[in-house]
This is a predicted structure of a 361-nucleotide part of an RNA (large-subunit ribosomal RNA, domain IV) from a marine sediment metagenome. RNAcentral holds the full RNA, with entries from SILVA. Model confidence (mean pLDDT): 87 of 100.
Context: one part of a larger RNA
RNA sequence: CCCUCGUUAAGGAACUCGGCAAAAUGACUCCGUAACUUCGGGAGAAGGAGUGCCCCGGUAGGGUGACCCAAUUUACUUGGUUAGCCUGAAGGGGUUGCAAAGAAACGGCCCAAGCGACUGUUUACUAAAAACACAGGUCUCUGCUAAAUCGAAAGAUGAUGUAUAGGGACUGACGCCUGCCCGGUGCUGGAAGGUUAAGGAAGGGGGUUACUCCUCGUAAGAGGGGGAAGCUCUUGAUCGAAGCCCCGGUAAACGGCGGCCGUAACUAUAACGGUCCUAAGGUAGCGAAAUUCCUUGUCGGGUAAGUUCCGACCUGCACGAAUGGCGUAACGAUUUGGGCACUGUCUCAACGAGGGACUCG
Repeated sequence: CCCUCGUUAAGGAACUCGGCAAAAUGACUCCGUAACUUCGGGAGAAGGAGUGCCCCGGUAGGGUGACCCAAUUUACUUGGUUAGCCUGAAGGGGUUGCAAAGAAACGGCCCAAGCGACUGUUUACUAAAAACACAGGUCUCUGCUAAAUCGAAAGAUGAUGUAUAGGGACUGACGCCUGCCCGGUGCUGGAAGGUUAAGGAAGGGGGUUACUCCUCGUAAGAGGGGGAAGCUCUUGAUCGAAGCCCCGGUAAACGGCGGCCGUAACUAUAACGGUCCUAAGGUAGCGAAAUUCCUUGUCGGGUAAGUUCCGACCUGCACGAAUGGCGUAACGAUUUGGGCACUGUCUCAACGAGGGACUCG
C1' cells in the first nucleotide's frame, strides 16, 4: 500500500452525476393512524408506550371433561355437577444491572411528479424497463369438407370445436370520451358503357399441283402461264371472362386534418370581415411535456443561492383523440425532485483486527 471487518471527538450529505456505499429502522403486546379511494384499500401509514426476575398465584378466565347423579323416546341418547389434565392474562407489590425483544434472527419513513393499471414475461454471458404480455375494447374473415396454417400429395392442426366458436389486425384495467376528411392507397358492392387474353372464326394472301393453255420439238421430251380439291404457312372482320377505366360504400382500414390581408373611441388584441387553396382544414382534452429548437421562455413555489423539480401561462420549431386523448385508487429491485431519521459519503482523517503484498529465514 491492497482486501475484508470493527470503533471514532465536533459537525451531519458540506461528498457525489446521484445519499452510491454504510449507518439507522427492526420482534411481540397495547394505544393511535391523514390525504385520497375503484370503499377492497391506503395501513405495519405516520407517531407513541411497554417487555427481565420474585411474590399475590399457576390466581381470574378459557378448553377438555372421567366417575357420579337425573330424565325418558332405552340409545354409540340427553342434561347437570365436579375431579383430573391442558392453557393462561390484566392488575398490585418487591427486586438487580449502564442496559431486560439484554445475544442472534429481525421493515427506515414521509411528501410531490412522470411512465406503465395490476400479478406476470424478457436481451442464458454488459439492458428487468416506460419494452412484451395481460383481463377488457373494436374492426375484420369464417355456415363447417369453415376460414387460417403445415404438406407436390395422402393427410394433419383448427376441433372430436360450430358464430357466446375459431383465425387475423389494432388497442390495452377502470372512469370521461373517441371530433372532421372517402380526393390518393387498400378493402368491399355494382354492372350500363370503354378497354381486354387464350380460344373459336366469315373472308383474304402465300406455297404445293391433278388438270389445262402457250412456245419449241417428228417424237420422246423441255420451258413458261393459269390452277380445283387436299395439305400447309399466314392474315383476319367478328365472338370472347375476370381485371382495369367507371359508379357507390368504408377511417377502432393505410392515412390526412391550411395560407394571406384588414378591423373595436389610449395602446394592445381581434369576437368580426375579405380573399386564395383543399378531400377536409385539428374538435374535446392536454401543453416549454419521455414531445419546446430559440430556452436556463415568463411568472409563482421550494433554497441563503435551483440549467433539475412542482404549479401556472400558451408564442404547440414539430401534442391530440384505439400508431388512442385526458384523468386515475392500488401496485413497481422503475424514473425525477424535496424532506425527516441516520451515519467516516465528506470536513479530515485516526486507531484496531484478520488476510495479502514486502523483507528475512